[in-house]
RNA sequence: GAGUAGAGCAUCUAGGGUUCCGGCUGGGCAAGCAAGAUUCCCCAAUUUUGGCUUGCUAAGUGACUGGUCCGAGAGGUGCCGCCGGGUUGUGCAUGACUUGCUUCUGCCUGGUUCACGGAGGGAUAAAAGCCCGGGAGGA
Numbered sequence: 001g002a003g004u005a006g007a008g009c010a011u012c013u014a015g016g017g018u019u020c021c022g023g024c025u026g027g028g029c030a031a032g033c034a035a036g037a038u039u040c041c042c043c044a045a046u047u048u049u050g051g052c053u054u055g056c057u058a059a060g061u062g063a064c065u066g067g068u069c070c071g072a073g074a075g076g077u078g079c080c081g082c083c084g085g086g087u088u089g090u091g092c093a094u095g096a097c098u099u100g101c102u103u104c105u106g107c108c109u110g111g112u113u114c115a116c117g118g119a120g121g122g123a124u125a126a127a128a129g130c131c132c133g134g135g136a137g138g139a
Base pairs, nucleotide, nucleotide: 006080008079009078010077011076012075015070016069020067021066022064023061024060025059027057028056029055030054031053032052033051034049035048036047037046038045039044081112082111083110084109085108086107087106089104091101092100093099114134116137120132121131122130
């Protein structure tokens, strides 16, 4: 200097924010309860309350545990692919064989190493160990 080698898919986790659900906050409307006041013999009627409870409605909030959602090259697991070994069957060679070759096919088994890493930018509702990126850089 050149060539070859998977930097595959799914799922889970570390992690992430806030579109939706839920939680919380105060606002509006309605109903009920409680208390006070007025009329009143009582019942009952009217009216007041930053008093309580329930329901509906739109808003805010992720320094809200959560559900939905995103999610690792350097995290886990599984599957597929690839590279080896063995072997049944098939094919060829051989006079023949318990032999040899290896096309095809099935099964079993081994391997798939190593890996420090910004800033900045991008997507999505938004952010991130996602993507740029096994990048720049470093050893």
The prediction has a mean pLDDT of 77. The RNA shown here (Guanidine-I riboswitch aptamer) has 139 nucleotides and comes from Nodosilinea sp. LEGE 07298. It was read from a public genome assembly, where an Rfam model found it. The organism belongs to Nodosilinea, within Bacteria. Rfam family: Guanidine-I riboswitch aptamer. From the family's description: This family represents a conserved RNA structure found upstream of the ykkC and yxkD genes in Bacillus subtilis and related genes in other bacteria.